The part of an RNA shown here (large-subunit ribosomal RNA, domain II) has 716 nucleotides and comes from a freshwater metagenome. The full RNA is in RNAcentral, with records from SILVA. The prediction has a mean pLDDT of 83.
[in-house]
Context: one part of a larger RNA
RNA sequence: GCCUGCGAGUUAGUGGUAUGUGGCGAGGUUAACCCGCGAGGGGUAGCCGUAGCGAAAGCGAGUCCUAACUGGGCGAAUGAGUCGCAUGCCCUAGACCCGAAGCGAAGUGAUCUACCCAUGGGCAGGGUGAAGCGCCGGUAAGACGGCGUGGAGGCCCGAACCCACCAAUGUUGAAAAAUUGGGGGAUGACCUGUGGGUAGGGGUGAAAGGCUAAUCAAACUUCGUGAUAGCUGGUUCUCCCCGAAAUGCAUUUAGGUGCAGCGUCACGUGUUUCUUGCUGGAGGUAGAGCACUGGAAGGCCUAGGGGCCCUACAAGGUUACUGACGUCUACCAAACUCCGAAUACCAGUAAGUAAAACGUGGCAGUGAGACUGCGGGGGAUAAGCUUCGUAGUCGAAAGGGAAACAGCCCAGAUCACCAACUAAGGCCCCCAAGCGUGUGCUAAGUGGAAAAGGAUGUGAAAUCGCAUUGACAACCAGGAGGUUGGCUUAGAAGCAGCUAUCCUUGAAAGAGUGCGUAAUAGCUCACUGGUCAAGUAAUUUCGCGCCGACAAUUUAACGGGGCUCAAGCACAUCGCCGAAGUUGUGGCAUGGACACAUGUACCUAGCACGCUGUAACAGGUGUGUUCAGGUGUGUCCUUGGGUAGGGGAGCGUCGUAUCGCGAGUGAAGCGGCAGUGAAAACUAGUCGUGGACGCGAUACGAGUGAGAAUGCAGGC
Numbered sequence: 001g002c003c004u005g006c007g008a009g010u011u012a013g014u015g016g017u018a019u020g021u022g023g024c025g026a027g028g029u030u031a032a033c034c035c036g037c038g039a040g041g042g043g044u045a046g047c048c049g050u051a052g053c054g055a056a057a058g059c060g061a062g063u064c065c066u067a068a069c070u071g072g073g074c075g076a077a078u079g080a081g082u083c084g085c086a087u088g089c090c091c092u093a094g095a096c097c098c099g100a101a102g103c104g105a106a107g108u109g110a111u112c113u114a115c116c117c118a119u120g121g122g123c124a125g126g127g128u129g130a131a132g133c134g135c136c137g138g139u140a141a142g143a144c145g146g147c148g149u150g151g152a153g154g155c156c157c158g159a160a161c162c163c164a165c166c167a168a169u170g171u172u173g174a175a176a177a178a179u180u181g182g183g184g185g186a187u188g189a190c191c192u193g194u195g196g197g198u199a200g201g202g203g204u205g206a207a208a209g210g211c212u213a214a215u216c217a218a219a220c221u222u223c224g225u226g227a228u229a230g231c232u233g234g235u236u237c238u239c240c241c242c243g244a245a246a247u248g249c250a251u252u253u254a255g256g257u258g259c260a261g262c263g264u265c266a267c268g269u270g271u272u273u274c275u276u277g278c279u280g281g282a283g284g285u286a287g288a289g290c291a292c293u294g295g296a297a298g299g300c301c302u303a304g305g306g307g308c309c310c311u312a313c314a315a316g317g318u319u320a321c322u323g324a325c326g327u328c329u330a331c332c333a334a335a336c337u338c339c340g341a342a343u344a345c346c347a348g349u350a351a352g353u354a355a356a357a358c359g360u361g362g363c364a365g366u367g368a369g370a371c372u373g374c375g376g377g378g379g380a381u382a383a384g385c386u387u388c389g390u391a392g393u394c395g396a397a398a399g400g401g402a403a404a405c406a407g408c409c410c411a412g413a414u415c416a417c418c419a420a421c422u423a424a425g426g427c428c429c430c431c432a433a434g435c436g437u438g439u440g441c442u443a444a445g446u447g448g449a450a451a452a453g454g455a456u457g458u459g460a461a462a463u464c465g466c467a468u469u470g471a472c473a474a475c476c477a478g479g480a481g482g483u484u485g486g487c488u489u490a491g492a493a494g495c496a497g498c499u500a501u502c503c504u505u506g507a508a509a510g511a512g513u514g515c516g517u518a519a520u521a522g523c524u525c526a527c528u529g530g531u532c533a534a535g536u537a538a539u540u541u542c543g544c545g546c547c548g549a550c551a552a553u554u555u556a557a558c559g560g561g562g563c564u565c566a567a568g569c570a571c572a573u574c575g576c577c578g579a580a581g582u583u584g585u586g587g588c589a590u591g592g593a594c595a596c597a598u599g600u601a602c603c604u605a606g607c608a609c610g611c612u613g614u615a616a617c618a619g620g621u622g623u624g625u626u627c628a629g630g631u632g633u634g635u636c637c638u639u640g641g642g643u644a645g646g647g648g649a650g651c652g653u654c655g656u657a658u659c660g661c662g663a664g665u666g667a668a669g670c671g672g673c674a675g676u677g678a679a680a681a682c683u684a685g686u687c688g689u690g691g692a693c694g695c696g697a698u699a700c701g702a703g704u705g706a707g708a709a710u711g712c713a714g715g716c
Stems, first nucleotide, its partner, number of pairs: 001716006011093003015090010027048003033042003052059002062074004096234002099231001103224006114198009123188001125157003128153001132149006161185003165182005200216001202212003237650006247260005261366002263363007272356001274352008287339001288337002293333003297329004304322002306319004369394010399410003414587004419583003425577003428561003434574001436573006447563001453547002457544007465536002474531005480504003485499003510525001514523002588640002591637006605626008651705001653702010669689005674683003
């Protein structure tokens, strides 16, 4: 890992509540217990209901508040309960199953290891040479020195022994800590045998929270114990109908929960819902504006202030300073408004409309949301960012398109079909359908990524100059004189700088456009004539292009091939393709309407009659009839995506009861074949195997359905 088997909403409670159903019904019902083999019979204590109000005493169709209500609260008037059974949910219990780390109690452990006690054992060999002692020297005596002797030491080197510093190997190991090669101690705080002691909040510890039997920030075993787990995982057959939420408020609350919101089911009300049209409303957003509150640019006007002049004071004059108010022009605002929409909202009305709405009750789930468009806040007018509002989609939605692509575009899958029409998007090939038609544009493979900015790209439109009295460009020629203007300067001669910028001759020529020189010189331009012969210069707007343009495995920024009067772009136009959309034909289910039929059985109510009965047609009972609900068939219409979740109908397994069947002429089981049903599944049948028990219907009852739980056991 696979296969087979096992594996999770159960049970109890004279607990609660709701629904269904049954008995009895203003009543219903027993519990313990007793009798009885049992079935059953008894048992009225108690409980619920029939009356409420008050904290209560208490009063009572009323009562409480109050001294008391004209008052107010809760009630009555308007009556259905109760006891079983079944089911949904809740409560109390382990309460759907598995899962902690832990807490407590009682015990078991010092054969591992820590320390201690008692008693034993062990340490090859080599080296060093303390004290003491002796002799000699030395001294006044000493001290002291030398030579011997001696044999000290947590002394030295190094085996056994003990340790574990380094490295490699090993790391599903030879080994749950080792091996190999080096390393440290090796007469000591040494190593070690045997026996004994200390026990779990305790021991022991040269202290690392170390060790205390491969277990230690509190050992192990059993018990309390199925501890608790707002957490994770898992939770087993089918079909049908509907179908959410990821929000608000609160929370020692934020991944939990309560109430509300949104779902479903039952009963009730019945157009109350929703949409559109019309009518009538309230409003202060977008926009706009500057009338208020503030911000804020420039001009004019000037009060006031400052400077200067004048001045004994007062006054006056003047001003390239400042400048309120006023005025003109042009602006800004979420917390400005003289104004002011569209939508949205409210009410009325008409039509349409729903598997709409609302009320009461049973059962939920949800309370992590995501993206996109629009309107905002935060951020940086960043984020696949965050937080609101609003709409959509996903969530819980398949199909077609966007190459691929939850949230984008189109469109909501009941089933079948080798039929049709369309949506978005497409129609050269991959690839279904046009290399369609008309008119233009683009030359950049732009299309098929990007900005500020830049440019005689190109097309269209417009405005304004010059031009056969000859423009623009090119070529030929001229481009002079006063004069080297004046100043400055070493120099300044058109051309460093300052200043002025005239006059003359002329077809024209600046006191000079640029290059150049030390300064001149030289070249050139403006300007003019000639040659030539038809357009040329400038500005603005729009369309499509160009540059700006640099990244990492591989072209890789059209899905690819490939495309240039396109297979690109713009406008117009005709066709076609294209989905699970729509249509066609048939089937199934769902809700509804209509029609028909039915035993006319049951329940409730009304009416008539008979009997009984009463003060009374008050009650009881029987018969007939009418209405309403449930059950069937046909036609027509509607609806049928679906997670959490609600509701409905079924299949299958095991057993019990009753009825009915099968079986040695072969039961169950097992392996095939052939079939049936919308599914779970099944057998009108058939073959083989097997060798003794099974099956159907109805009702009841469950240890009742397996793919997942790092599930459990076995096998491979």